Description:
The prediction has a mean pLDDT of 79. Lysine riboswitch aptamer from Mesobacillus maritimus, 180 nucleotides, folded computationally. Its Rfam family is "Lysine riboswitch aptamer". Gene Ontology term of the family: lysine biosynthetic process. From the family's description: Riboswitches are metabolite binding domains within certain messenger RNAs that serve as precision sensors for their corresponding targets. It was read from a public genome assembly, where an Rfam model found it.

């Protein structure tokens, strides 16, 4: 010369991630409350048994009318803030909270592994969701950034086409191990 996810700083893709806290609209005239009619024993919590407490023949659960009327959660522009594996999924695994226990299911928070460069579009697809929204995975496209190869062009720095790979990449600039 090279060799290595060697460290460490700073950066770059762009409809770029993400997160707050007003607004908007949707949830929806729905739940819940209150009356009145019905009805006539069982009700109350994620399901489901088995127990506690509780309510209930002074009417349980259920239905109809009428009055009253939300919210979570996810969306949408636009600020402000973070930042560039930014953030997103799947799987296990501890722990929280719900009356208690045994199954399971869900939300929250922490870690490990693995997975996807990134936007967007299509879908008689799948899952969550109130939802024809919208998220997420699946397949199919099409743009865009990166390195590599490989023609063409240029003196060269590059540029254009086409083909492949991943962010544990790429791009300076500093250091380190071996090795010369």
């Nucleotide at each position: 010369a090279g060799u290595g996810a060697g460290g460490a700083u700073a950066g770059a893709g762009g409809u770029g991630c993400a997160a707050a806290a007003a607004c908007c609209a949707u949830u929806a005239g729905u739940a819940u409350g209150c009356a009145u009619u019905u009805a006539g024993a069982g009700g109350a919590a994620g399901a489901u048994g088995a127990g506690g407490u509780c309510c209930a023949a002074u009417g349980a659960a259920g239905a109809a009318u009428g009055c009253u009327g939300a919210a979570a959660g996810g969306g949408g522009g636009a600020u402000u803030u973070g930042c560039c594996g930014a953030a997103g999924c799947u799987u296990c695994a501890a722990g929280a909270a719900a009356c208690u226990c045994a199954u399971u299911g869900g939300u929250c928070u922490u870690g490990a592994a693995g997975u996807u460069g990134g936007u967007u579009c299509u879908g008689u697809u799948a899952u969550u969701g109130a939802a024809a929204a919208a998220a997420u995975g699946c397949a199919g496209g099409a743009c865009u950034g990166u390195c590599a190869u490989a023609u063409a062009g240029g003196a060269g720095a590059c540029u254009a086409u086409a083909u492949g790979g991943a962010g544990g990449g790429c791009u300076a600039u500093c250091u380190u191990a071996c090795g010369c």